This is a predicted structure of an 83-nucleotide RNA (c-di-GMP-I-GGC riboswitch aptamer) from Exobacillus caeni. The organism belongs to Exobacillus, within Bacteria. The coordinates come from a structure-prediction model, not an experiment, and the mean pLDDT is 83. Rfam family: c-di-GMP-I-GGC riboswitch aptamer. Its family is annotated with cyclic-di-GMP binding in the Gene Ontology.
[in-house]
RNA sequence: CCAGAAAAAGGCAAACCGGCUGAAAAGCAGGGACGCAAAGUUACAGAUCUACGGCAUCUGCUAGGAUGGCUGAGCUACCUGGA
Numbered sequence: 001c002c003a004g005a006a007a008a009a010g011g012c013a014a015a016c017c018g019g020c021u022g023a024a025a026a027g028c029a030g031g032g033a034c035g036c037a038a039a040g041u042u043a044c045a046g047a048u049c050u051a052c053g054g055c056a057u058c059u060g061c062u063a064g065g066a067u068g069g070c071u072g073a074g075c076u077a078c079c080u081g082g083a
Base pairs, nucleotide, nucleotide: 001082002081003080004079011036012035016031017030019028020027021026034069040075041074042073044072045071046070047067048066049065050064053062054061055060
């Protein structure tokens, strides 16, 4: 530097459950494992979700917020194999 078939030191932890926070999306810690070779990290671009408030007025738009386990991109890194 390239790759992730197999293995593995080790790592993370979906759904769901109850607790706390939040208007909500969702988040945090615990239990729990569907999966993950970046499921580490950053909301920069796209995408999706939300809309207390604001505007509008008949259910719409939006400041803002959320998702990195949706995709791209940036930064960083373990193991194994190869050069």